[in-house]
C1' cells in the first nucleotide's frame, strides 16, 4: 500500500429485478396455570456504518470514507 468480503432491531441473521424494512432468540403487556416455567395473542424497537452522486423512487447501482476480517507484497 493493494485484492476480496463483512457492516441491516439489544444479539443471530436473511432481504438474488431498484418500489411492503423484515425473520428467530432477546424485551414490555395480556392471556391461560393456585403460582412459576412453558405454550398463545398483541406491542415496543432500525439515521440499512458515515457522506455524495444517479433515479419518480436506493439498504440494493456509482463514488468517496471509517471499522472488522482475510490474502498479496
Nucleotide at each position: 500500500g493493494g485484492g476480496c468480503g463483512a457492516g441491516u432491531a439489544g444479539c443471530u441473521c436473511a432481504g438474488u429485478u431498484g418500489g411492503g424494512a423484515g425473520a428467530g432468540c432477546g424485551c414490555c403487556a395480556g392471556a391461560a396455570u393456585c403460582g412459576c416455567a412453558c405454550u398463545c395473542u398483541g406491542g415496543a424497537g432500525g439515521u440499512c456504518g458515515g457522506g455524495a452522486g444517479u433515479u419518480c423512487g436506493a439498504a440494493u447501482c456509482u463514488c468517496c470514507u471509517c471499522u472488522c476480517g482475510u490474502c498479496c507484497a
Source information
A computed fold for a 73-nucleotide RNA from a marine sediment metagenome, annotated as transfer RNA. The sequence is in RNAcentral, with records from MGnify. Rfam family: tRNA. Gene Ontology term of the family: triplet codon-amino acid adaptor activity. It is annotated as a transfer RNA. About the family: Transfer RNA (tRNA) molecules are approximately 80 nucleotides in length. The coordinates come from a structure-prediction model, not an experiment, and the mean pLDDT is 83.